Predicted 3D model of a 180-nucleotide RNA (Lysine riboswitch aptamer) from uncultured Lactobacillus sp. The organism belongs to Lactobacillus, within Bacteria.
RNA sequence: AAUCUAAGAAGAGGCGCAGCUGACAUCAGUAGCCAUCAUGAGUCGAUAAAGCGACUAUGAGUGAGGGUGAAAGGGGAUGCCUGCCGAAACGACCGUUUCCUUUAUGAAUCGAGUCCGUUGGGUUCUAGCUUAAUAGGCUAGAGACUGUCGUGGUUAAUUCCACGGAGUGCUUUGUGAUCA
Repeated sequence: AAUCUAAGAAGAGGCGCAGCUGACAUCAGUAGCCAUCAUGAGUCGAUAAAGCGACUAUGAGUGAGGGUGAAAGGGGAUGCCUGCCGAAACGACCGUUUCCUUUAUGAAUCGAGUCCGUUGGGUUCUAGCUUAAUAGGCUAGAGACUGUCGUGGUUAAUUCCACGGAGUGCUUUGUGAUCA
């Protein structure tokens, strides 16, 4: 000098990422509630079974039209505040908590769980999945953009072009290992 998917430290990408705040839109004239009319015996506590409990002829449940009328999850202008650059997102599996109790299932929830899988970044279009959704998210395909490294060409140049790769990347740095 070179190499290393060795363990560190620092750093870059830009319509960069997340958190917090949050008007507003959506959810939805939906759920629920109220009375009326019709009917008339069951209904409810996520589903099934067993239990436990609550309501019910002072009308359960169902139907009809009428009145009243949300919220959560999901999104989010803005502030430019906080933490950051696998930032983070999504998925899988595992566990916590909640849904009356037990078992099973399901749903939601949290994890400062695994480090297992996918994605370099944002963006536009299309398709699929998710979603109440035409919002948003994820994946795939296509397009241009962008940072980076490699290869080839090019330039006066640190310039420009083409192709390719992936964050297990790239830049800087001290250490270690290997080789001479």